A computed fold for a 76-nucleotide RNA from Lutibacter sp. BRH_c52, annotated as transfer RNA.
Lineage of the source: Bacteria > Pseudomonadati > Bacteroidota > Flavobacteriales > Lutibacter.
Its mean pLDDT, the model's own confidence on a scale to 100, is 81.
The RNAcentral record of the sequence draws on ENA.
It matches the Rfam family "tRNA".
The same sequence occurs in records of 2 taxa.

RNA sequence: CGGCCUCUAGCUCAGUUGGUAGAGCAACUGACUCUUAAUCAGUAGGUCGUGGGUUCGAAACCCACGGGGCCGACAA
Repeated sequence: CGGCCUCUAGCUCAGUUGGUAGAGCAACUGACUCUUAAUCAGUAGGUCGUGGGUUCGAAACCCACGGGGCCGACAA
């Protein structure tokens, strides 16, 4: 320098063909229990890496940039 993959809740990840974003674990509240744990019920937590564009509408499509990973090239 070039190519490819990836970035979504605190963590690990879903999200098909564009139609107002979810699961598990964790956290919190309640029930149960002498108490804790376990179990059960519920709650909160995101403007989807950043900035633009397309569109009536973007996590998704296009462009640029950034973080991480892999491969290659050059040099040594």